[in-house]
RNA sequence: GGUAGAGGUGCGCCUUUCAUCAGUAACUCCACACAAGCGCCGGGGCGGCGCGGGGCGAAAGGGAACGGCGCCGAAGGACGACGGGCGCCCCGGCCCGUGCGAUCCUGGGGCACGGCGGAAUACGUCGUGCACUGUCGCAUCAUGCGGAGAGCUGCC
Repeated sequence: GGUAGAGGUGCGCCUUUCAUCAGUAACUCCACACAAGCGCCGGGGCGGCGCGGGGCGAAAGGGAACGGCGCCGAAGGACGACGGGCGCCCCGGCCCGUGCGAUCCUGGGGCACGGCGGAAUACGUCGUGCACUGUCGCAUCAUGCGGAGAGCUGCC
């Protein structure tokens, strides 16, 4: 260097079902009003819609479970770039997408706390802590300590 493999509540994607979203939006009836005020991510400018009560009543995004498929840097994240969205313009912030990057981080899952995203107590992600686990190294009777996937094991 090539190739084949191993970690286990392992990783990614997809179908279906279910809960949530939400008694919300939309639609509709009645009342009030066309002013102010408040809300629609923050600031400035311009503009629009809504605000009370009754009826009817979703969906997307996000998630869980079963099953299927592909896999073991699986994959995920940070930052940046590009495209789209949050009414329009400027400044900022946030969300979604992209094999776009001589870039950086993470062995793996779990639990707790915190930050961010989220309608959320779901969930995702990041940080810190705690043991657990696979692997290699060092010292070993038990076992302990240390390292990182640019790793480890087999074969050539």